Bacterial RNase P class A from a Polyangiaceae bacterium, 452 nucleotides, folded computationally. The organism belongs to Polyangiaceae, within Bacteria.

[in-house]
RNA sequence: GCAGCGGAUCAGGCGAUCGCCGGCGACCUGGAGCGAUCCGGGCCGCGGGAGGAAAGUCCGAGCUCCACAGGGCAGGGUGCCGGGUAACUCCCGGUGGGGGUGACCCCGAGGAAAGUGCAACAGAGAGCAGACCGCCGCGCCGCACCCUCAUGACAAGGCCUCACGGCCUUCGAUAAGGGCGCCGCGCGGUAAGGGUGAAACGGUGGGGUAAGAGCCCACCGCGCCCUCGGCAACGAGGGCGGCACGGCAAACCCCACCCGGAGCAAGGCCGCAUAGGAAGGCGAUGCGGCGGUGGUGACCGAAAGGAAGCCGCCGCUGCGAAAGGGCUGCCCGCUCGAGCCUUCGGGUUGGCCGCUUGAGGCACGCGGCGACGCGCGCCCUAGAGGAAUGACCGCCGGCGCGUUUUGGGCAACCGGACGCGCAACAGAACUCGGCUUACGAUCCCUGCGACC
Numbered sequence: 001g002c003a004g005c006g007g008a009u010c011a012g013g014c015g016a017u018c019g020c021c022g023g024c025g026a027c028c029u030g031g032a033g034c035g036a037u038c039c040g041g042g043c044c045g046c047g048g049g050a051g052g053a054a055a056g057u058c059c060g061a062g063c064u065c066c067a068c069a070g071g072g073c074a075g076g077g078u079g080c081c082g083g084g085u086a087a088c089u090c091c092c093g094g095u096g097g098g099g100g101u102g103a104c105c106c107c108g109a110g111g112a113a114a115g116u117g118c119a120a121c122a123g124a125g126a127g128c129a130g131a132c133c134g135c136c137g138c139g140c141c142g143c144a145c146c147c148u149c150a151u152g153a154c155a156a157g158g159c160c161u162c163a164c165g166g167c168c169u170u171c172g173a174u175a176a177g178g179g180c181g182c183c184g185c186g187c188g189g190u191a192a193g194g195g196u197g198a199a200a201c202g203g204u205g206g207g208g209u210a211a212g213a214g215c216c217c218a219c220c221g222c223g224c225c226c227u228c229g230g231c232a233a234c235g236a237g238g239g240c241g242g243c244a245c246g247g248c249a250a251a252c253c254c255c256a257c258c259c260g261g262a263g264c265a266a267g268g269c270c271g272c273a274u275a276g277g278a279a280g281g282c283g284a285u286g287c288g289g290c291g292g293u294g295g296u297g298a299c300c301g302a303a304a305g306g307a308a309g310c311c312g313c314c315g316c317u318g319c320g321a322a323a324g325g326g327c328u329g330c331c332c333g334c335u336c337g338a339g340c341c342u343u344c345g346g347g348u349u350g351g352c353c354g355c356u357u358g359a360g361g362c363a364c365g366c367g368g369c370g371a372c373g374c375g376c377g378c379c380c381u382a383g384a385g386g387a388a389u390g391a392c393c394g395c396c397g398g399c400g401c402g403u404u405u406u407g408g409g410c411a412a413c414c415g416g417a418c419g420c421g422c423a424a425c426a427g428a429a430c431u432c433g434g435c436u437u438a439c440g441a442u443c444c445c446u447g448c449g450a451c452c
Stems, first nucleotide, its partner, number of pairs: 001448004006444005012396004017391002020049002023046003027042006051425001055436002058434005063263004070332004075259005080094005095109001096107004110254002115252002117248002132194002134190007142182002145179004155170006202220006221243001222241008267353004277344006286319011299306002324336004360379003364375004398422008407414002
């Protein structure tokens, strides 16, 4: 200098003017209200005011409501081991596998002998498969060549020899017999070689065979067992076994574990206003007990009075029935329930809270490989409400390029001066922990090259 990998830090600094949002303090002031108080307005002072992604809305939570809240199915999520965390599909460490020269990166990481399914086409055959081309054996046809033969081929019998082979006897042949090669056909063996394909029924080497094949052997792979190491995933070593029908589950599925739902437009409070609207549909007002109260009143009584029972109303309570709701998919179950449901139409769409002190930030120390945890100290760092930080000025800094050099240096270069240029992605909206995406600069790390 070029190329690359991962991480960390920063996201210009200082000062000033005008403007904007909110907090605190003091003063002045309007309205409502009996008052407490509520809703505002003005001026001044003090100090505060976007991110590391505020983005995507992909995960997880805090919080709010359903709701006092249970079980199941459906549905969804995760998927090697061990940790971290409030939790997670996240993070850390490790194991196994894959990629890269390397720094480093990636993983769709449970199960294919529970079942179903998929792999176009090509190919003989795509999972208890298969013969296209080949290779081998036998038979037949044809062709060419060589050898033997009346000095007896081929064949049969006998003897000798370790074997190769030799000898004897018998039979007896002419385009005969034997050998080798080639072409074609038929039968059989084969799955090693070639081909097809993304993928071909374990791989390499050797033996064996007519030619081949785990047919046999060695090693690798695979399965099982044992020992050792490790919390474990797993690893190392040893032994046994020729060895199950390969791939895909981010195909359906099986297995293990986890998950209520909806969401700040959640949810509360106050205020205002209308039409206590219209139409249609579906309903309940049951049976007792106790008490109170009103009415009636058999009966008792000479009378005054008392008084069972009955009826109405009110309160409490038991049982039954129930339109319609709720548990945000369904079922069970539970629960509310006397008024509901549908359609049309009308009013209000205002103010306040929620709303910023948090699983918070920073520094130091300790523990841990690390994620992170613990201790102690300091700090308060936006709360807008159609949505606030904008404009402008001065100085300095950073990066790049060029020119130059009384500086340093052997040199490459460093430093200084001057000039020009550049400064990315991008704006909270209840709040956090992550992931993903966008993006400028610096430092560290890896590879290559050049110069001194």

Rfam family: Bacterial RNase P class A. It is annotated as a ribozyme.
It is recorded under the gene name rnpB.